[in-house]
Predicted 3D model of a 1412-nucleotide RNA (small-subunit ribosomal RNA) from a metagenome. The RNAcentral record of the sequence draws on SILVA. Its mean pLDDT, the model's own confidence on a scale to 100, is 84.
RNA sequence: AACACGUAAACAAUCUGCCCUUCAGUUCGGGAUAACGUCUCGAAAGGGACGCUAAUACCGGAUAAUAUUUUUCCUCGCAUGGGGAAUUAUUGAAAAUUGGCCUCUAUUUAUAAGCUAUGCUGGAGGAUGAGUUUGCGUACCAUUAGUUAGUUGGUAGGGUAACGGCCUACCAAGACCGCGAUGGUUAGCCGGCCUGAGAGGGUGAACGGCCACAUUGGGACUGAGACACGGCCCAGACUCCUACGGGAGGCAGCAGUAGGGAAUUUUCCGCAAUGGGCGAAAGCCUGACGGAGCAAUGCCGCGUGAACGACGAAGGCCUUCGGGUCGUAAAGUUCUGUCAGAUGGGAAGAAGGAUUAUUAUGCGAAUAGCUUAAUAGUUUUGACGGUACCAUCAGAGGAAGCUACGGCUAAUUACGUGCCAGCAGCCGCGGUAAUACGUAAGUAGCAAGCGUUAUCCGGAAUUACUGGGUGUAAAGGGUGUGUAGGCGGCUUUUCAAGUCUUGUGUAAAAUACCACGGCUCAACCGUGGACCUGCAUGAGAAACUGGAAGGCUUGAGUGGAUGAGAGGUAACUGGAAUACCUGGUGUAGUGGUGAAAUAUGUAGAUAUCAGGUAGAACACCGAUGGCGAAGGCAGGUUACUGGCAUCCCACUGACGCUGGGACACGAAAGCAUGGGGAGCGAACGGGAUUAGAUACCCCGGUAGUCCAUGCUGUAAACGAUGUUCACUAGGUGUAGGGGGUAUCGACUCCCUCUGUGCCGGAGUUAACGCAUUAAGUGAACCACCUGGGGAAUACGAUCGCAAGAUUAAAACUCAAAGGAAUUGACGGGGGCCCGCACAAGCGGUGGAGUAUGUGGUUUAAUUCGAAGCAACCCGAAGAACCUUACCAGGGCUUGACAUUUCAGGAAAUCCAUGGAAACAUGGCCCUCUCCUUAUGGAGACCUGAGGACAGGUGUUGCAUGGUUGUCGUCAGCUCGUGUCGUGAGAUGUUGGGUUAAGUCCCGCAACGAGCGCAACCCCUAUCUUUAGUUACCAGCGGAUAAUGCCGGGCACUCUAGAGAAACUGCCGGUGACAAACCGGAGGAAGGUGGGGAUGACGUCAAAUCAUCACGGCCCUUAUGUCCUGGGCUACACACGUACUACAAUGGCGCGUAUAGAUGGUCGCGAAGCCGCGAGGCAGAGCCAAUCCCAAAAAGCGCGUCCCAGUUCGGAUUGCAGGCUGAAACUCGCCUGCAUGAAGUCGGAAUCGCUAGUAAUCGCGGAUCAGCAAGCCGCGGUGAAUACGUUCCCGGGCCUUGUACACACCGCCCGUCACACCACCUGAAUUGAUUGCACCCGAAGUCGUGUAUCUAACCGUAAGGAAGAAAGCGCCGAAGGUGUGGUUGGUAAGGGGGGUGAAGUCGUAACAAGGUA
Repeated sequence: AACACGUAAACAAUCUGCCCUUCAGUUCGGGAUAACGUCUCGAAAGGGACGCUAAUACCGGAUAAUAUUUUUCCUCGCAUGGGGAAUUAUUGAAAAUUGGCCUCUAUUUAUAAGCUAUGCUGGAGGAUGAGUUUGCGUACCAUUAGUUAGUUGGUAGGGUAACGGCCUACCAAGACCGCGAUGGUUAGCCGGCCUGAGAGGGUGAACGGCCACAUUGGGACUGAGACACGGCCCAGACUCCUACGGGAGGCAGCAGUAGGGAAUUUUCCGCAAUGGGCGAAAGCCUGACGGAGCAAUGCCGCGUGAACGACGAAGGCCUUCGGGUCGUAAAGUUCUGUCAGAUGGGAAGAAGGAUUAUUAUGCGAAUAGCUUAAUAGUUUUGACGGUACCAUCAGAGGAAGCUACGGCUAAUUACGUGCCAGCAGCCGCGGUAAUACGUAAGUAGCAAGCGUUAUCCGGAAUUACUGGGUGUAAAGGGUGUGUAGGCGGCUUUUCAAGUCUUGUGUAAAAUACCACGGCUCAACCGUGGACCUGCAUGAGAAACUGGAAGGCUUGAGUGGAUGAGAGGUAACUGGAAUACCUGGUGUAGUGGUGAAAUAUGUAGAUAUCAGGUAGAACACCGAUGGCGAAGGCAGGUUACUGGCAUCCCACUGACGCUGGGACACGAAAGCAUGGGGAGCGAACGGGAUUAGAUACCCCGGUAGUCCAUGCUGUAAACGAUGUUCACUAGGUGUAGGGGGUAUCGACUCCCUCUGUGCCGGAGUUAACGCAUUAAGUGAACCACCUGGGGAAUACGAUCGCAAGAUUAAAACUCAAAGGAAUUGACGGGGGCCCGCACAAGCGGUGGAGUAUGUGGUUUAAUUCGAAGCAACCCGAAGAACCUUACCAGGGCUUGACAUUUCAGGAAAUCCAUGGAAACAUGGCCCUCUCCUUAUGGAGACCUGAGGACAGGUGUUGCAUGGUUGUCGUCAGCUCGUGUCGUGAGAUGUUGGGUUAAGUCCCGCAACGAGCGCAACCCCUAUCUUUAGUUACCAGCGGAUAAUGCCGGGCACUCUAGAGAAACUGCCGGUGACAAACCGGAGGAAGGUGGGGAUGACGUCAAAUCAUCACGGCCCUUAUGUCCUGGGCUACACACGUACUACAAUGGCGCGUAUAGAUGGUCGCGAAGCCGCGAGGCAGAGCCAAUCCCAAAAAGCGCGUCCCAGUUCGGAUUGCAGGCUGAAACUCGCCUGCAUGAAGUCGGAAUCGCUAGUAAUCGCGGAUCAGCAAGCCGCGGUGAAUACGUUCCCGGGCCUUGUACACACCGCCCGUCACACCACCUGAAUUGAUUGCACCCGAAGUCGUGUAUCUAACCGUAAGGAAGAAAGCGCCGAAGGUGUGGUUGGUAAGGGGGGUGAAGUCGUAACAAGGUA
């Protein structure tokens, strides 16, 4: 927020001092007054009275022109009008001063007239400057929509330099506004400046143009020009002086001070230059200006040295200990000389001025004089400044910092720290190995600077004019009718507004660009060019747009003939069902649910039959069928009525499309009034469910649902897709109409228009998808979007009865929110399949006692680890000492152990003393091997000394290697090439079959391959062959009480080597002619024969630093090491794993039969003898198919017990013994006798097992002096059951959903509690600003002004004219009163919102999220 500015115009509506050109003049007079003098008032500032005087000060007259006026004429112009000539009347100028000269004129000396120079007056013109007007352009808010009474116009008058409501009176009722008036907020505008490829965006410092302002507000005066920064008057605020009476002041001039602030300089020099004012000039004035000073504030230039110089000094840092790096860097050698320093020289910037001379020019009568110009002399002017610059001297000397180093982004290591301290522009770093913090070293970048902060543009196509979008990411209005506006078919003529071409004017200079030039370069400066894309104006063109006039028919519409339809409104009407009522039949329940209960029923329900009443909705037809603009529309009939389609072509002649505001319609719910009320059914009541259940389920039930009238105006009002037009492959349905073919006719078939679906190509899309019904290709118009939250909110406004609707922010906060698709994981999603997963069975665990492990507790210590499955008879295949890591006490400190140096010596052993021992002290002993040059040397070992170092079961398994567990012996996990996809990825690996198997076959944009599966390996089941001792003994012989005992034999068993055998090979069936499956034959064995070893890619930061190894950290007279004793064995308790039992399928006694696999010389140990026994004595045999442990046990036979806490069970305890071992107290095992506890088959729950398996029975081995109920093996006896895959658990494949990806032990919502933050509201209170009304009314202009005053003119004088002043009037600033508007501050209280550490309550959403 405006003609203020920019730009282009206008003044025929204007003025213009100084300057220039030109014309004409410059005459005759007059009265005052300052200074000054005297007196006087005042504190001061400042006055007053009287008196004197001059002018280029002031005044009057004359004359002339101008101006105004009357009349007439000429001429010109875009309108009003302008110019000119003549004429009438009126008004109406002046100032002279000084210098010079004497040719002409006059006196004639030198002056005057005169001339000349300078002034003064009037006219005309120019130039300059100013004033006014107009077109266009010029910020934001519509949550500012209506504003305006001098307002808009007219007439008349006034006023101004000038037009004009500029002012006044009267008349009319206009004027502005959605193309944004009015109001509010903010702001000086421009040339330019910054940025940008440009278009744009931001900005208005310096320089330049314009405007505005000068302590705040008002006002005029003077003047050519002001309503005046350094003038005046008044009012207000403030400051100062004062004698209290009264006065003075205005730095947004240059310096400077104070204050404010993140922040901004010297109270400097000079007028030398440039410019300005005055002056004739000299000159004076000039904080303009020229300079210097301060500030790295910016731009530019220069230096802080250059060359050579080590396979690389010292030192620092790092290190894999080798080295690397700082680094040719330094030192050193040879040079150079900028800047700074010293000495000396030393500018340009100066043009002018003064003066002298000469010449020329103008005026002039003049060779005078004066003016101007040129030339030549003389003299003189510099603040900066002794500055720039130059020369000489000495000398590498005096001169480098800042930031960064995780990515973006150039540049890394060590140490310190340990989610601390801190960093951070974004992502994010830091919780003990930090390239991210701090420091150091190194490196990178820039450099007299560097980094930070703030702001603007860019990147950002992230407001998209250039140059974006709206199905699902933000975004199409719920739908139509239609006004303004925007856009608009074919054709002819015309105009020339848009458009285009070409001139003219302007677009100031500076800046920016180009070229050239001047300071040594550059910055800087100069000259020239081009540019300034704009505006105005002249001429021209006529295709397109537009205006005017005319024509056309294809867009649009009308008419004619048909057609379909839940299109709309109103009235009438129908049957089925439901409920209720009445009556009949009939009897005990009915109803409801997952199961129940509430409810209902013996006062007769439910059920059933008949009749009646009521309201609401219309089965079948019925259909991705129809109609409507959308919402929506469904029994039937009638009346009225809207739209649509087809055919025919008759008529109108662009009448069209879209559509801001506007208007109309608009589901459900809701509201108002009055009806109606069968069923259903918010709220509500009851019953269940549940931890709760204000829900889901059930029994009831009011509003409502229905009708009429009115309101509301919203929905996932969705195709999440605005309307209209045109164009662009097809295929196949369906609804309505038309045409053709065919036929006797119907059916059929073909074409076409309109509507409505599906599939699909090009194209498009981020993808999904869309695809003539477009989300494709174009055109027109409208609406809407611009990160998430706050917020579909607040405030304001409009609408509404209310509920509420429409419009619609900000603070604050986050770095995301979101879409589509991908791979996984998950689902109380789906399909297929497997597993002792369930089921079917057998036996257990959980109860008892004991053993053992763990937790807990205890303790000086009860060492440590393992923790769901996948820790818990686990590490430990064996803790009395040792082990041992723990505790107490006693010792050692180069150490118990390793390497190395030196000295000595063999060491060890042994003895004595002390001691708990370790150890200490003393003694005995005087002794090793090898070589040899015979002095010595070497090696092993010991002692002493010394430093490097040893040592650590200390810490980190979340720094690691290795090893292991687990999913899981589950069938999977991948790759190459190709193909598909923008991509993540997909395909292969999915599909149809089949398998134990991603096993195999078939198919297939895949073809192949790898790790897994299987096979190859071992044991076992059958046979053959080879070999027969220690195994074996059929036949032959011998011996014995008897025995492979002997001769002999390798037949058999067996042993252990080599082979064979099994492959769906054969047959039949099924199957797709496959793979395979089913059945069969043969076979010792049949479909992987049984068992073992074998564990894919990976998961669990799984386990282990205490097997071992190892990085970092930690301890070093101790966290190392030695010794004694103790502890790991504790014991209110809890859990796991086992053993033994509870008995008769048994216990006990006697007798008796039959294994396999091991082990054995520091060993197994026979026979024999002793002991009740454990065991002892003894020692044969055996280094093992030979001997031994060794007895196998269950079983079988006989006997006994007779159902009981027992002849079950064996715990516990006592006594007595044995064995091992220095040593059995803490703390071993075994034996005998005695003792004889709990326990009578085990709650909830839970485990193992599918065949030589479970169950049951014993045997052996490792460890080990001794110690086994554990572990690892061995054989004996030897079952039951599997319908099946619904369910539980785990797993595999495919598919689906997902808001999960630390992957459901996921994610996530809301209340409440606490803290903080911003906001809204809030009684009131306090400011700012503004409107209206009224009061008061300064200065001042204007008007008036009889009474007051006055020198100039007139008048003889009175007086007059004229002027001045007081007063009065209008207006009028500040002020006051009242009442409104707008906008701030504060605020008890209230409200929601946001953010916070692991709070509380539930679990609403995401899977069918457990009620979609």